[in-house]
RNA sequence: UGCGUGGGCCGGGCGGCCGCGGCGGGCUUCGGCCUGUCGAGGAAAGUCCGGACUCCACAGGGCAAGGUGCCUGGUAACGCCAGGGCGGGGUAACCCGACGGAAAGUGGCACAGAAACCAUACCGCCGAUGGCUGCGCUUCGCGCGUGGCACAGGCAAGGGUGAAAUGGUGCGGUAAGAGCGCACCGGCGCCGUGGCAACACGGCGGCCGGCUAAACCCCACCCGGAGCAAGUCCAAAUAGGGGAGCAUAGGCGUGGCCCGCGCUGCUCCCGGGUAGGACGCUCGAGGUGCAUGGCGACAUGCGCCCCAGAGGAAUGGCCGCCUCGGGGGCUUCGGCCCCUAGGACAGAAUCCGGCUUACAGGCCCACGCACACG
Repeated sequence: UGCGUGGGCCGGGCGGCCGCGGCGGGCUUCGGCCUGUCGAGGAAAGUCCGGACUCCACAGGGCAAGGUGCCUGGUAACGCCAGGGCGGGGUAACCCGACGGAAAGUGGCACAGAAACCAUACCGCCGAUGGCUGCGCUUCGCGCGUGGCACAGGCAAGGGUGAAAUGGUGCGGUAAGAGCGCACCGGCGCCGUGGCAACACGGCGGCCGGCUAAACCCCACCCGGAGCAAGUCCAAAUAGGGGAGCAUAGGCGUGGCCCGCGCUGCUCCCGGGUAGGACGCUCGAGGUGCAUGGCGACAUGCGCCCCAGAGGAAUGGCCGCCUCGGGGGCUUCGGCCCCUAGGACAGAAUCCGGCUUACAGGCCCACGCACACG
């Protein structure tokens, strides 16, 4: 210098004018006005996990359903984070992984193929043994030797099919073959050593049993439901409800009529709900500086800080200068001048810890590889 890898941070600045919301103070003709102060984010987003808080349910235990799934830590908790292990990718920095169990049971494995899990063989190899047979020998007994056939039978090495073919490679062995034997490698089991553990390393045993669990299932652990429109308090108007008193005169209903019964009137009291208001509400697993412990996530101690909390909802607009980006011109290649309509994603609604997703442009740190120069 070029190409990369990981992490952190910012995400326009200053000034002027006008405006919006919360709170404090002052004034007020109660309508407001003045003034001070504070007023969005790294994701406030998706609402995907985990909690706090509130109400409801609940003796205890179990089943079902759902979730999580290498190990050890961290945490209020987690499906998050840190460190580590294992597997995969990359020359490397580094990145990715639902990463328990298929040797408990059940199911599935298209097409092709003989065969996809329980047994088997299309081409092929062999045909030692048994059978048939040629020739030679013969003690004349298919007894011996030697050859042929591929009939019984043996084999699964090689070919072929497939995503996958019953451990792999090599040597020995054999009629041909085969963990049949041996060496190395892989898996499994047992033992030992190291490690808290996941696991690693070493030794022994031919034990070698296809793949699939984001298929059922098995194992371990977690888990009651609803959510701030939770929930609590105050509480109209109007219309219902309950009670007491007055009026019992009238009206209506029942009935042929009377009595009776029911409804209807006035006054007062009580209770529930609605509108509306208040609380919940923002000081919190809070932020930050330092110290200590820890590889780290994080924890502890001390100091400092207060940082929207409002109602369907304020946090904005204009101008000037600067900055960034874009365009043009000049250039002594250092820069200078002019124009500019461009500057992302988005936006609190009870709060907090995460994850995920979106994001114009820019800054910083560490590391890897290649090349060059000293």